Predicted 3D model of a 523-nucleotide part of an RNA (small-subunit ribosomal RNA, central domain) from a metagenome.
Its mean pLDDT, the model's own confidence on a scale to 100, is 81.
The full RNA is in RNAcentral, with records from SILVA.
Rfam family: Eukaryotic small subunit ribosomal RNA. For this family Rfam cites "The comparative RNA web (CRW) site: an online database of comparative sequence and structure information for ribosomal, intron, and other RNAs" (Cannone et al., BMC Bioinformatics, 2002).
Context: one part of a larger RNA
RNA sequence: UUGCAGUUAAAAAGCUCGUAGUUGAAUUUUGGCGCGAAGAAAUUGGUCCGCUUAAAGGCGAGAACUUUUUUCUCCGCGCUUCCUUCUGGCCACCUAUUCUUCCUUUAAUCGGGUGGGAUAGUGUACCAGGACUUUUACUUUGAAAAAAUUAGAGUGUUCAAAGCAGGCCUACGCUUGAAUACAUUAGCAUGGAAUAAUAAAAUAGGAUUUUGGUUCUAUUUUGUUGGUUUCUAGGACCAAGGUAAUGAUUAAUAGGGACAGUUGGGGGCAUUAGUAUUUCGGAGUCAGAGGUGAAAUUCUUGGAUUUCCGAAAGACUAACUACUGCGAAAGCAUUUGCCAAGGAUGUUUUCAUUAAUCAAGAACGAAAGUUAGGGGAUCGAAGACGAUUAGAUACCGUCGUAGUCUUAACCAUAAACUAUGCCAACUCGGGAUCGGUCAGAUAUAUUUUUGUACUGAUCGGCACCGUAUGAGAAAUCAAAGUUUUUGGGUUCUGGGGGGAGUACUGUCGCAAGGCUGAAACUU
Numbered sequence: 001u002u003g004c005a006g007u008u009a010a011a012a013a014g015c016u017c018g019u020a021g022u023u024g025a026a027u028u029u030u031g032g033c034g035c036g037a038a039g040a041a042a043u044u045g046g047u048c049c050g051c052u053u054a055a056a057g058g059c060g061a062g063a064a065c066u067u068u069u070u071u072c073u074c075c076g077c078g079c080u081u082c083c084u085u086c087u088g089g090c091c092a093c094c095u096a097u098u099c100u101u102c103c104u105u106u107a108a109u110c111g112g113g114u115g116g117g118a119u120a121g122u123g124u125a126c127c128a129g130g131a132c133u134u135u136u137a138c139u140u141u142g143a144a145a146a147a148a149u150u151a152g153a154g155u156g157u158u159c160a161a162a163g164c165a166g167g168c169c170u171a172c173g174c175u176u177g178a179a180u181a182c183a184u185u186a187g188c189a190u191g192g193a194a195u196a197a198u199a200a201a202a203u204a205g206g207a208u209u210u211u212g213g214u215u216c217u218a219u220u221u222u223g224u225u226g227g228u229u230u231c232u233a234g235g236a237c238c239a240a241g242g243u244a245a246u247g248a249u250u251a252a253u254a255g256g257g258a259c260a261g262u263u264g265g266g267g268g269c270a271u272u273a274g275u276a277u278u279u280c281g282g283a284g285u286c287a288g289a290g291g292u293g294a295a296a297u298u299c300u301u302g303g304a305u306u307u308c309c310g311a312a313a314g315a316c317u318a319a320c321u322a323c324u325g326c327g328a329a330a331g332c333a334u335u336u337g338c339c340a341a342g343g344a345u346g347u348u349u350u351c352a353u354u355a356a357u358c359a360a361g362a363a364c365g366a367a368a369g370u371u372a373g374g375g376g377a378u379c380g381a382a383g384a385c386g387a388u389u390a391g392a393u394a395c396c397g398u399c400g401u402a403g404u405c406u407u408a409a410c411c412a413u414a415a416a417c418u419a420u421g422c423c424a425a426c427u428c429g430g431g432a433u434c435g436g437u438c439a440g441a442u443a444u445a446u447u448u449u450u451g452u453a454c455u456g457a458u459c460g461g462c463a464c465c466g467u468a469u470g471a472g473a474a475a476u477c478a479a480a481g482u483u484u485u486u487g488g489g490u491u492c493u494g495g496g497g498g499g500a501g502u503a504c505u506g507u508c509g510c511a512a513g514g515c516u517g518a519a520a521c522u523u
Stems, first nucleotide, its partner, number of pairs: 004494003007475002012491001014364001016362002021357003025250002031080006038073005045066003048062001049060004084131006092122001094121007102113003135197003138192002141189002150181002154164002166175003207243008216234003254354001255351003259346002262343002267339004273317002277313008288299002325332002369410006379403001383399004421490003425482002428466003433461008442453004470477002496523003506515003
């Protein structure tokens, strides 16, 4: 590993990208025919055997022997279909020519047969020498692999655990053992060629063949030695031709790209609107107003609260707003413009494995918090006061600093939750809805185009309802199913409760802190 678990019991990194790693669509020789050998089964006839019969014959039996036919299995060979190739040897076979022994034939040569020799061709059963060869994994068999141990054979240690002994007659001896198996990775040899990789011919510098050049090497033979050149033999290269069906697999309900009309509260920048709040200015009225469970703190004839008219500021974006949309997540909602991006759909477009998931590494990352500016309407940690109360350092109320907003930089965490990784496949129904596409009949805009509404189909979303022959400890779940009938690919995490997300180390951070992350002890 086979063979755990991860919604809620411990456990899916907040999210995306991404290198190493791991994994990765289909496709290329399959079939057919013939021959031989072995085996099995059936079948036909006979032999053998038994019973019966006067005989002919009949019946029965089989691990027996054999004949015919058929089928099947396996092996080998041949063809369709190259099995490396070349040179030499050995052996074998046939053909042709030639020499020759013997036999036969003929009047004789000739002719026929048999045996032996020589020459030329044919020749992969094996020998050994070149020239070349895609490379592995996998699997078969073999050699090789200490013994003891283990399994296991033989053997009356008196049994047994053991041991490797022992057994036998007429005992001057004879004789048998001390097996065998297993022995996994790596290495060696060997048969196989399914599966998985790998390589090859696209600027042909490709294969094969002919001719001609260029260049290198030098064994023999020319009586000997030396030199030069040719011939010859073997590399390499170039040119011109010939031969060939000359040479590019599909186009994955895999992926990328292009194009088309769309779609969205996706993002950035600018612009614009709305009411509310608070403050201020002007005007009106008047004694209370606030606030609460009840009060009080608080504000008020210096006119509070309230009403009207304006102004400013900073924040926010109601109703529409939904089991609706978009975004990787965090998140995103006034108008308009600009900028680039995205998804889905459509496509008889293009590339052709480009893919999936991912240690390291990187981008983004609510709120709070930090630094430096701006801004400070509202709300409001801390703080002050009023209440409540046994007390209240709280809940309620009145104030109120930091903050809340924004710019530039940090921080990197949340019940960052669907407490459910991502990719791929399959397995039940249903009606809605959002986006695209296709088809339809009617209504509507003044008729057509086009749009809107409607009906159906289809691809892709957010969800929902019913159901279980599925799963689960259950709650429940179309995924949490296709799991003891256990293996699609890949990443991360967990192993009783505390101690403890603590200590120490390392690293990041201005800090706060983040990431990494124990043990003793206890239960």